[in-house]
Molecule: small-subunit ribosomal RNA
Organism: bacterium
RNA sequence: UCUUUGGAGAGUUUGAUUCUGGCUCAGGACUAACGCUGGCGGCGUGCCUAACACAUGCAAGUCGAACGGAAUACUGUAGCAAUACAGUAUUUAGUGGCAAACGGGUGAGUAAUAAAUGGGUAACCUUCCCAAAAGACUGGGAUAACUCCUCGAAAGAGGAGCUAAUACCGGAUGUGAUUGCAGAGACACAAGUUUUUGCAAUUAAAUGAUGGCCUCUAUUUAUAAGCUAUCGCUUUUGAUUGGGCCCAUUUCCCAUUAGCUAGUUGGUAGGGUAAUGGCCUACCAAGGCUACGAUGGGUAACCGGCCUGAGAGGGUGUACGGUCACACUGGGACUGAGAAACGGCCCAGACUCCUACGGGAGGCAGCAGUGGGGAAUCUUCCGCAAUGGACGCAAGUCUGACGGAGCGACGCCGCGUGGAUGAUGAAGGCCUUCGGGUUGUAAAGUCCUUUCGAAUGGGAAUAAGUGCAAUAGACGAAUAGUUCUAUUGUUUGACUGUACCAUAGGAAGAAGCUACGGCUAACUCUGUGCCAGCAGCCGCGGUAAUACAGAGGUAGCAAGCGUUGUCCGGAUUUACUGGGCGUAAAGGACGUGUAGGCGGCCAUAUAAGUCAGGUGUGAAAUCGUUCUGCUCAACAGGACAAUUGCAUUUGAUACUGUUUGGCUUGAGUGCAGGAGGGGAAAAUGGAAUUUCCGGUGUAGCGGUGAAAUGCGUAGAUAUCGGAAAGAACACCCGUGGCGAAGGCGGUUUUCUGGCCUGCAACUGACGCUGAGGCGUAAAAGCUAGGGGAGCAAACGGGAUUAGAUACCCCGGUAGUCCUAGCCGUAAACGAUGUACACUAGGUGUGGGGGGUUUAUUCCCUCUGUGCCGCCGGUAACCCAUUAAGUGUACCGCCUGGGAACUACGGCCGCAAGGUUGAAACUCAAAGAAAUUGACGGGGGUCCGCACAAGCGGUGGAGCAUGUUGUUUAAUUCGACGCAACGCGAAGAACCUUACCCGGGUUUGACAUGUUUAUGAAACUCUUAUGAAAGUAGGAGCCUGGUAUAGCAAUAUAUCACAUUUACACAGGUGCUGCAUGGCUGUCGUCAGCUCGUGUCGUGAGAUGUUGGGUUAAGUCCUCUAACGAGCGCAACCCCUAUUGUUAGUUGCCAUCAGGUCAUGCUGGGCACUCUAGCGAUACUGCCUGGGAUAACCAGGAGGAAGGCGGGGAUGACGUCAAGUCCUCAUGGCCCUUAUAUCCGGGGCUACAAACGUGCUACAAUGGCAGAUACAGCGGGUUGCCAAGUCGCGAGACUGCGCUAAUCCCUUUAAAGUCUGUCUCAGUUCGGAUUGGAGUCUGCAAUCGACUCCAUGAAGCUGGAAUCGCUAGUAAUCGCGGAUCAGCUACGCCGCGGUGAAUACGUUCCCGGGCCUUGUACACACCGCCCGUCACGCUACGAAAGCCCGUUGUACCAGAAGACGGCAAUGUAACCCGCAAGGGAGCUAGCUGGCCAAGGUAUGACUGGUAAUUGGAGCGAAGUCGUAACAAGGUAGUCGUACCGGAAGGUGCGGCUGGAUCACCUCCUUU
Repeated sequence: UCUUUGGAGAGUUUGAUUCUGGCUCAGGACUAACGCUGGCGGCGUGCCUAACACAUGCAAGUCGAACGGAAUACUGUAGCAAUACAGUAUUUAGUGGCAAACGGGUGAGUAAUAAAUGGGUAACCUUCCCAAAAGACUGGGAUAACUCCUCGAAAGAGGAGCUAAUACCGGAUGUGAUUGCAGAGACACAAGUUUUUGCAAUUAAAUGAUGGCCUCUAUUUAUAAGCUAUCGCUUUUGAUUGGGCCCAUUUCCCAUUAGCUAGUUGGUAGGGUAAUGGCCUACCAAGGCUACGAUGGGUAACCGGCCUGAGAGGGUGUACGGUCACACUGGGACUGAGAAACGGCCCAGACUCCUACGGGAGGCAGCAGUGGGGAAUCUUCCGCAAUGGACGCAAGUCUGACGGAGCGACGCCGCGUGGAUGAUGAAGGCCUUCGGGUUGUAAAGUCCUUUCGAAUGGGAAUAAGUGCAAUAGACGAAUAGUUCUAUUGUUUGACUGUACCAUAGGAAGAAGCUACGGCUAACUCUGUGCCAGCAGCCGCGGUAAUACAGAGGUAGCAAGCGUUGUCCGGAUUUACUGGGCGUAAAGGACGUGUAGGCGGCCAUAUAAGUCAGGUGUGAAAUCGUUCUGCUCAACAGGACAAUUGCAUUUGAUACUGUUUGGCUUGAGUGCAGGAGGGGAAAAUGGAAUUUCCGGUGUAGCGGUGAAAUGCGUAGAUAUCGGAAAGAACACCCGUGGCGAAGGCGGUUUUCUGGCCUGCAACUGACGCUGAGGCGUAAAAGCUAGGGGAGCAAACGGGAUUAGAUACCCCGGUAGUCCUAGCCGUAAACGAUGUACACUAGGUGUGGGGGGUUUAUUCCCUCUGUGCCGCCGGUAACCCAUUAAGUGUACCGCCUGGGAACUACGGCCGCAAGGUUGAAACUCAAAGAAAUUGACGGGGGUCCGCACAAGCGGUGGAGCAUGUUGUUUAAUUCGACGCAACGCGAAGAACCUUACCCGGGUUUGACAUGUUUAUGAAACUCUUAUGAAAGUAGGAGCCUGGUAUAGCAAUAUAUCACAUUUACACAGGUGCUGCAUGGCUGUCGUCAGCUCGUGUCGUGAGAUGUUGGGUUAAGUCCUCUAACGAGCGCAACCCCUAUUGUUAGUUGCCAUCAGGUCAUGCUGGGCACUCUAGCGAUACUGCCUGGGAUAACCAGGAGGAAGGCGGGGAUGACGUCAAGUCCUCAUGGCCCUUAUAUCCGGGGCUACAAACGUGCUACAAUGGCAGAUACAGCGGGUUGCCAAGUCGCGAGACUGCGCUAAUCCCUUUAAAGUCUGUCUCAGUUCGGAUUGGAGUCUGCAAUCGACUCCAUGAAGCUGGAAUCGCUAGUAAUCGCGGAUCAGCUACGCCGCGGUGAAUACGUUCCCGGGCCUUGUACACACCGCCCGUCACGCUACGAAAGCCCGUUGUACCAGAAGACGGCAAUGUAACCCGCAAGGGAGCUAGCUGGCCAAGGUAUGACUGGUAAUUGGAGCGAAGUCGUAACAAGGUAGUCGUACCGGAAGGUGCGGCUGGAUCACCUCCUUU
C1' cells in the first nucleotide's frame, strides 16, 4: 500500500389470525430470436438446427547453389548463309531433397485407450536447430525425363532404345556406438542404473554444390584434383523441443441395472514394439472385479475459464487459450524422425458425376459461396505491407494462417438530436364542479453555439528489416572472396487519401419504445357491456371498467424499447455453511444382530489425521489492485496480487487414530432375597346358554317405536328333575401387574424367559446404535383334518320407506374353537425410534431395601405406573425428571395438492394379496392450531297465547272482496313464506287511467329565456263540419304605463300584457329499488349493541358484558384485572282510574220561586254531574318472614288504585342487495310529428278452475210481531236538515234552526227487558238467484246503490289441517267517521253497551335471549359435500399382432492388408566362373491363420403403431340417490372378508382423531 468489505423483500389459502407449504414477481446474464423504431463512431462478435448434400474459385509448396534435358532471349567465335560450338540470363515437365504429421476446421464418437492436477519412466523415441569429438577412402550397375512403337472414348497403360545425380548398391576405415564374455568402482535397494579395464563380433558417409584465389601441389600462366569461405553429408555424445507408456486422486444420471469375467486374473518361456505389459502365442494355476456401486442402460468431448451468488454452492464450456477425437461410412497398411495421414494410397459400402457402356472420377467438419433444414447466424472482397510458417545461400516463391476492409443495433462503450431567455400562461388538444385546470417555458418570439453528419482542402503513425552500394574490423596465403559485426546512403504500406487537422454556412439533417388495479414509478375521459378482449401471480369485463379498445396526460428507459426462450438468484424450497418428523409431509409393527459409524479413566511409543514453516508446481489469457496508451470509455499494454489445489521436505504432539501397560465408575458374572393375567404343555371345576328325555300345567309365547314373519292344542312359553355338548371364565378387577411389540385373567401341576432389591466377591470397556439379514407379529383370510353350544358376514323372510340391496325383528351358513402349515397386514398409536447424561417441586399408587418408633405411623432410598405444576420449549394446542427442555451417538423417514397405499418391472405368496414404487396430465392452493360468528334431528338455563288449560273461529255452503291461472284488441302497473293476496286503492260508470281501438296536434296541455312579427291579435259572441278534440270562417272589441319631440294629432324608444315566428328547451306512471335519497316493513318493545383507558395473548382477539343471586329488563346487588362511559331498558310525554282547587256557557238543577198535558221551560244558583286548566296521590314508604347483611321475593295493613295500576306514543347496533324510480326527489340510459299531448269509445268489472280475507247462515240461549229502557266517539254551509204534507217504501215537496257543549245527523242506539206466537221441519230457519215495478245521484246507470211485489238455491255446525284471545280481555250488540256526485263498505279507522271461561305446569311444537360444546359451514344448514351413470375434451396403462433401431450368442462367408510358409514365375549391382551358366538375395504367384462389410438361426432391450379395453383428470346449467362434516339423524374411522345401481352396508378385531348423560378413579380448593 492492497486485501479483508459482505447478505433488503413482496403478492397469493382465511370472515379475520398465526404457522406450515407450494406457486408467482422485482435482479443479473445471453453465440440469441421475434415485434415496433432507428443519427454517428470505436472495440468485439456472427449455423446453437442437418458430423445434411455440395456447383465454382482459391486454401502446400519450394529448391536450377543436387541432376540430365528442353524452351526463349542475348553475346562471342567459325562460316556468304543455313547452321555449328561456347557462354550469360530467364522459365521449367521429370529424377532427387525438404515440407506436406504444422497451420486451418468441427465436436460425431468417447463416462475412460479421454480430461484436470501431481508424480514415475532405473521401460522409451525425438527430423530440422545448438554445442562438442571424429570423419568423408575406393568402386559399380541402373532409371525417369527424352526418342520411337502399341492399346484406350477418357483416365491412363505397356514395349524397345539413350542418359545424370547429394537417386541406388558393393568394399575399406571405426573416434565412437551396439552386442557377447571376463573383472573393478560408485549409486540404488523391484526387476537394476552408471563409470571404467581387457578380448571378440557387428556397424558410416555425398568431398557433393556454389563463390573466390594461386600461398603450397599438379599441369602450366591460367586452371583444378590444390587452397580458401559458405552450405551440405556420416558416426557419436550432450542439450533443447515435441511426443510414447505407466501410476495416484477427481470427473453426470438410473439399483424399477446386483451380480460380472475365460486371454478372463496371475506365473514360466517365447514373439512383437522405440519401449513396459496377455500386447500376442504355448503351457501351468484358478483366479480377478463388486453395495466405498462392479456389470448394464441413458446422456455427454474435457479443462483454463464464463454467468450467477454475501459466501458455500448452482449452471455452463460460444468466442480466446491448453488437451483429446474425427475428416462421406467401415477396415487396412505404406512412406517417414513423426501418420494408422482433412486437401496421400488400397479395399468394401452408400451417394453424386463423366462415358463410345468396355470403364473411370469424387469427398468444403479449410476460406468465400449454393441448396436444404430452421425462430435464426455474414462477402464467391483486398493484401502478403506487418506477425508467423514451408522451401531456398539468397533474391524470392507459396501461405483464405494472418493483417485488413464489407454486411448485421447481435453485444459493450462513447457522442449527438441543441443552449439561454421567454406569460397575452397564445392557439389547438384533453378534462371540467363551467369558475377553471392541464399540456406548459413547452411553443412562437429574442439572443447564442456548431459536436456529429454533409461539403471543400490539407494529411500522419504502424517500417523493424532484407537486398544493393560504400567504409572499418574478424576469417584467410591473399590487396581475392564470402560470412559476421558496426556505421552511412538507398529501397518496402493491403488498410488509405484512412485517423487527425483546418475552412464557410445554418438549429440547420437526426426519438422512439414500453407501462400507468396491487406487487411497481405513473390517472382521467370516451367506446364496449362476462361480448370483444386482457392476464407474470392475485385477477379484470354481466351499462357509471384508473385492469379491455382509443384519446389526452403521466412514469420509466433511450438509439433503442418491449416480448419469448434458457441459466443462477431471491428459494434457509435438499438446509456443509443452513431445515425438519405428537396434531401441518415425515419414527420403520416390534425385537435380535452382521457390515459400518461412534465410544470410559491413567500412562508409554508413534506421527496417519491435525497444525506451522520451507521448496516445486498451479501455462498464458481472464478476474482484482495500480500505472500507462488510444481526446474519455469500451479496448489494449506493463507491474503486482491472486490461483483457496497437488506434490515434497523440516518440525510440533494438546486432541483423534494406531501400539504397549494398567484402572473400575460403563457393561457383565456371582451370592442372598422378592413380585407378577410373562410363555409352553397337561389335568381339572362350577355358574350360564342351547338341545334331548321325563313330570306338572294351559293358550298363548316371542318380538317391537308399533307390528309382522317365527314357535305353540302333534301341548309351546313357564316350572321341576335328569342327561349331553361346546365355548367363555362373573364377583375379586384397580389410569393395578407382566411382556420387545402383538398381547396376557377360573384352579392345579411340570418345564421355561425376563425384571426388581441388597451385598460388593469376580471379569476388566467386554459398550451404544444398527443398512442388509433373521425372528416374532391382533383381527380377517387360505390349505388339510377335527369340532360346532352360543354368536354370526353371505343368504332367506317380516317390517320401515318414495325406494331400503340398510338401520329394527325372526331365522341362518362360512367363520369364531383345536391340531399342523401359510398369510405379514391394522388408528400394529403415546399418531412421540433406541441409548446415555444433566435440569424446581407437590401428590396418589404397584414391588423391594434401610432408619426410627412401636399403638399406629413417620423419614430416606431404588425401580415401575398416573395426575398437577415452575424454568425452558412450542405456530398454537400443549409437553414439562416417563420431555415435545438442554446436549451427545447411531438408525429410519419427509420435501405442495391430486393423479397414487396407482401403472409397469422385480421379489414374496396356494390364492386373496403384500413389498418396492413412477410418469404424463391437472390445480393455486391442499393443510395445522387457535379466533369471532352462524348452525346442530348437542347440552344447560330463561322468556313469550309458544305449548298446555279454556272460549270463539277458519277449512264444508251462498255471497262479497283480493290473488293466481286462463281469456282478451286491452283485461295498465306494482306487492309473493312469516313480513304479497278487504295490500298501494280513505271509494275504476265518464273523469280517475297509467291499458286497447280510432280521430287530431307538434316549441307542444305546463315553465323560463332569447329572437321575428303584430296590437282588427288575443278575448267575447257566433256560423259550417265533426263522435268530440279540432279545422275553416264571421261579428264585436282599435290595450295600458313611462320617457323624448311636438300646440295637437301623432311619431320614436322602452316596459308590461297577449298572440305569433325561430331557437334553446318542455314532456315521459318509459327502464334500472341490484346506481340512490327519503319513507316503510321485519326480527322486536326482543334486551341487547358498543367505546375509552388498563391488563392478557406472537396474533385474530379476549377481558369489561363471564360467575352467584334477582328482575319485565345488561333491572339491581354481590364477587371479580378491571375501572368508567355511550346507544338501548326504565323514567320524563298523552289518555284513563281517585281527589282538591279555579272557572260556570251553549253544560247541570240539590235548595228557593214561577210556569207547562209534559220537559231546566223561566227567574235564580254553581252544591252535584260534566267541561278543561292547574295541583295532589303509589315510593316496596310501613309491618312480618325468607335471602349472604345486599339486591330482591312472599304475605299483610292502609288505600280509589300495590309492587311497571291499565292503555298509547316512543323501535338500540344491525339483518333481509326486504318494499317502493307508479307519492315525491334523483344519477345514468332511452323516446322527441312520439314512449309527449288532446278527444270519443272500450277495458281495468271477462270466467272452466284454485287459494287467501271476510259477511250471512244452518236456528228455540232462536225467528217473527207488539210494547219498553240505557250510550259514547264523531260529522255538518256546494253541508247537516227539524217540524209539516204525499208515497206501502226507497223517497219527494216545502222549509225552522245551526259556521255548532246552543241546531241537525241522533224522531228508535242495538243486544237487553216484558208480552204473544212459531214447536224441531230445509221450517214463520236461511236468504242466494231470477222476474216485474220503482226511487235517488249524475251530461250519462250498458257496469251504481236503494225500495216494493213475487220467487225461495245451497246450507242441519263442517276432513286433514289451522287462527285469535289471559279481563273490562274473548265473545256478542249496535253507533260514528274518512274517501265520496253516487256507490260495490260485508272493507278500514274509531266509539261505547252486555260481558265470560281457563292457566296444573314447561315434557313436547314454534320463536327468541344467555352460557357451554362439536363443526370439513363463513353467500354462514336454503351451508358444505360423496359415488355410479350420460355427454365432450385431454394425457396415460393393457392388448392378438405389425414395423424400425441397438445389442448378445452360435455358425457361414471373407475384400484389401501386414505377418508366416512355399515359390516350378521373373531377376542389372554381390560371390564363383575365361565363358556358358550357377549361387545368394529379391520377387510375380500360390497358400495359412487373423479380419471389415455381408448372410443364417435364436435371444435380450428401447421405441413406434394397433381392432378392442381399463381406470384417471378436466368441463356453466344433466340423471340417481345422501355416504361424510353437528350425536350429520345407524358416531366416525383403520385392517380384512363377503355382498350391493351408486355413494355404501354388514361381520370380526383395533383406535378416539366420538357428542351427550351417569358412575368409578385421580387431581385442585376449603